[in-house]
Molecule: TPP riboswitch aptamer (THI element)
Organism: Methylotenera sp.
RNA sequence: UGUCAUUGCUAGGGGUCUGUAUUUUUAACAAAAUGCAGUGAGAGAUACCCUUCGAACCUGAUGCGGGUCAUGCCGCCGUAGGAAAGCAUCAUUCCGCUUUC
Repeated sequence: UGUCAUUGCUAGGGGUCUGUAUUUUUAACAAAAUGCAGUGAGAGAUACCCUUCGAACCUGAUGCGGGUCAUGCCGCCGUAGGAAAGCAUCAUUCCGCUUUC
């Protein structure tokens, strides 16, 4: 000093959906719990992911295209608009000093 790159501590931010079966509740619509299945890092975890070097996540969005039993399931949108940090470690450069050759 912090362009790239490491780890830790503390603090903070974030999401939790889709299909299906069963049970319970309800006049019904429907809701909740549990199991199984799908995607995913994570589908309620002392977990996981992310914290300005920010695509974690939110908005636009009841958007557009593709696919699926179905769903942000995939792509576009996206150089869009927002979004939560400090310390230490570490690394590099420069300067000075010391030692050795």